[in-house]
RNA sequence: UCAGAUGGCCGGAUGGCUGCUGGUCCGAAAGGACUGGAGGAAAGUCCGGGCUCCACGAAGGACACGGUGACGGAUAACAUCCGCCGGGGGCGACCCUAGGGAAAGCGCCACAGAAAUGACACCGCCUACCGGCCUAAAGCCGCGGCAAGGUUGAAAUGGUGCGGUAAGAGCGCACCGCGCCUCUGGCAACAGAGGUGGCAUGGCAAGCCCCACCGGGAGCAAGACCAAAUAGGGAUGGCACGUGAUCUGUCUUUCGGAUCGCCGUCCGGGUCGGUCGCGUGAGGUGUGUGGCAACACACAUCCCAGAGGAAUAGCCAUCUAUUCCGAUGAAGCCCGCAAGGGCGAAGUCGGAUGGACAGAACCCGGCUUACAGGCCAUCUGACGCA
Numbered sequence: 001u002c003a004g005a006u007g008g009c010c011g012g013a014u015g016g017c018u019g020c021u022g023g024u025c026c027g028a029a030a031g032g033a034c035u036g037g038a039g040g041a042a043a044g045u046c047c048g049g050g051c052u053c054c055a056c057g058a059a060g061g062a063c064a065c066g067g068u069g070a071c072g073g074a075u076a077a078c079a080u081c082c083g084c085c086g087g088g089g090g091c092g093a094c095c096c097u098a099g100g101g102a103a104a105g106c107g108c109c110a111c112a113g114a115a116a117u118g119a120c121a122c123c124g125c126c127u128a129c130c131g132g133c134c135u136a137a138a139g140c141c142g143c144g145g146c147a148a149g150g151u152u153g154a155a156a157u158g159g160u161g162c163g164g165u166a167a168g169a170g171c172g173c174a175c176c177g178c179g180c181c182u183c184u185g186g187c188a189a190c191a192g193a194g195g196u197g198g199c200a201u202g203g204c205a206a207g208c209c210c211c212a213c214c215g216g217g218a219g220c221a222a223g224a225c226c227a228a229a230u231a232g233g234g235a236u237g238g239c240a241c242g243u244g245a246u247c248u249g250u251c252u253u254u255c256g257g258a259u260c261g262c263c264g265u266c267c268g269g270g271u272c273g274g275u276c277g278c279g280u281g282a283g284g285u286g287u288g289u290g291g292c293a294a295c296a297c298a299c300a301u302c303c304c305a306g307a308g309g310a311a312u313a314g315c316c317a318u319c320u321a322u323u324c325c326g327a328u329g330a331a332g333c334c335c336g337c338a339a340g341g342g343c344g345a346a347g348u349c350g351g352a353u354g355g356a357c358a359g360a361a362c363c364c365g366g367c368u369u370a371c372a373g374g375c376c377a378u379c380u381g382a383c384g385c386a
Stems, first nucleotide, its partner, number of pairs: 001382010012319007020037007039357001043368002046366005051219004065215005071083004085099001086097004100210002105208002107204003122150002124146003130142004158176006177199001178197008223276004233267007244260006283302008320355001323352006332343004
């Protein structure tokens, strides 16, 4: 210098004017003064919690449903984070990983292919043994043997080599892989070494399932409080009052009981509306200590949106990232015999443009997704120079 890897940060700045909104203070009020006012994701609402209400005697177990899944730690908790292990990728820094069980059972494995699991035999290899053609050899045929090589596929039942054989085959051996056993190291997952077995168990569990562990439900429109007019309900007081209507005591009659009107007082429920919940919190910043780290602890310091159909804005000026245009412009390149001309990065000057994704709604910890442009730190590889 070029090409990368990882982690972090910013994501327009300053000033003026006019507004919106929370708080405090002043004021009788109108209003005024001071001060706070979006994000790293406020988003998706995918996990985990706080908080609230509902359900539930307590403890344990079973079943159903949902979730999680190597190991050790962090945490209020987690599907998150840290460390470490195994597997895969990269020359490397580093990255990816939903990573229990496939000899409990069921299911599936398209197309192609001989064969996709009770594994298989299309092409191919062999003719030693046995039988026949001839008595033998050779050859041919039969009975047969094999899976090395070819072919299909995402996947074909250990791989490579040597021996062996009629041809072959873990049939034998060496190394590698795999299973089992022992030892060593590690808290552990696991790793290493030695021995042993000739290989048995194809793949899929983000298919059913099995194993272990975890899990009550709903959500701030949770929920609590105050509470109007009108209508309706209950209690009570006053006035009116039966010739009536309805109900009822036994079917009818007589007789009896209750209710039906107006005005007022009180009580209670709900609606409109209002208040709280609502921001001092698993809080931010700094320093120190412990820890590889996630993180924990101690001390100091700070208070940092709280609206509610929803404020956090608009305009102007100066500057600025970016992009574009013009001028200037060294090396170099091109044209030309030459004089000279043309192209031309950075920088400088002038002008224009003008800022990504996106907007809190009870709160917190994560994950995921979106994001113009810029900056910083550490590390890797290649090349060059000293």